[in-house]
RNA sequence: CAUCUAGAGGGGUGGAGGGACUGGCCCGCAGAAGCCCCGGCAACCACCUCGAGCCAUUGGCUCGAGGAGAGGUGCCAAGUCCAGCAGGUCGUUUGAAGGCCUGGAAGAUG
Numbered sequence: 001c002a003u004c005u006a007g008a009g010g011g012g013u014g015g016a017g018g019g020a021c022u023g024g025c026c027c028g029c030a031g032a033a034g035c036c037c038c039g040g041c042a043a044c045c046a047c048c049u050c051g052a053g054c055c056a057u058u059g060g061c062u063c064g065a066g067g068a069g070a071g072g073u074g075c076c077a078a079g080u081c082c083a084g085c086a087g088g089u090c091g092u093u094u095g096a097a098g099g100c101c102u103g104g105a106a107g108a109u110g
Stems, first nucleotide, its partner, number of pairs: 001110004009038005017027003021084004039076003044072002047067009080106001085103006
């Protein structure tokens, strides 16, 4: 800096935890984490094609569109599971609880 409401799981081993943190709410002895094997998803990097621009010379760089999936990462319960901070709005006799929207924070991946 970009993306995060899409997508994609079986087996073995292991034996009580896991979902980042906090609070919820879930998953788990009909087997959690970890490790191994195989499979899959996606398309960030790398790769290919086209277009535009620039530098400059038959090449390089940047941006955009598309393709492919043999390479490097990542991912394969629930929206990043939900909220956390701020603002707006609905709600209420006044408040409150609560709902919705927007932005942010934190986190994850590249």
The RNA shown here (SAM riboswitch aptamer (S box leader)) has 110 nucleotides and comes from a soil metagenome. The RNAcentral record of the sequence draws on MGnify. The model forms 97% of the base pairs in the Rfam consensus. The coordinates come from a structure-prediction model, not an experiment, and the mean pLDDT is 84.